[in-house]
RNA sequence: AGAGUUGACGGCUAGGGUUCCGGCGUUUGCAACGUGUCUGGUCCGAGAGCUGUCACCCGUGGGGGAGACAUCCCCGCGUGGCGCACGGCGGGACAAAAACCCGGGAGAC
Numbered sequence: 001a002g003a004g005u006u007g008a009c010g011g012c013u014a015g016g017g018u019u020c021c022g023g024c025g026u027u028u029g030c031a032a033c034g035u036g037u038c039u040g041g042u043c044c045g046a047g048a049g050c051u052g053u054c055a056c057c058c059g060u061g062g063g064g065g066a067g068a069c070a071u072c073c074c075c076g077c078g079u080g081g082c083g084c085a086c087g088g089c090g091g092g093a094c095a096a097a098a099a100c101c102c103g104g105g106a107g108a109c
Base pairs, nucleotide, nucleotide: 007054008053009052010051011050012049015044016043020041021040022038023035024034025033026032056081057080058078059077060076061075062074063073064072084104086107090102091101092100
């Protein structure tokens, strides 16, 4: 100086709005309408939050094939590794919004 990998899915939460339910208001009552500056349930929901499983890497035990080793296949094990991460404006979807998506982006260091 260059190249490759640094992953996937689920559960939960911070957070989010208002499609549905409920609350509140209007009503004799029902329905209907309004209201998220209504605590809530349904719902959405993190690259830089938590957690689980898997994948991958390293080390390692046993077994199989003519075959000591290598290689290949099968079943496991490990208090092993899986790093670092400041981040707009603006736009997008669903009912709507958001730490969701654009996006580990633009930019900064």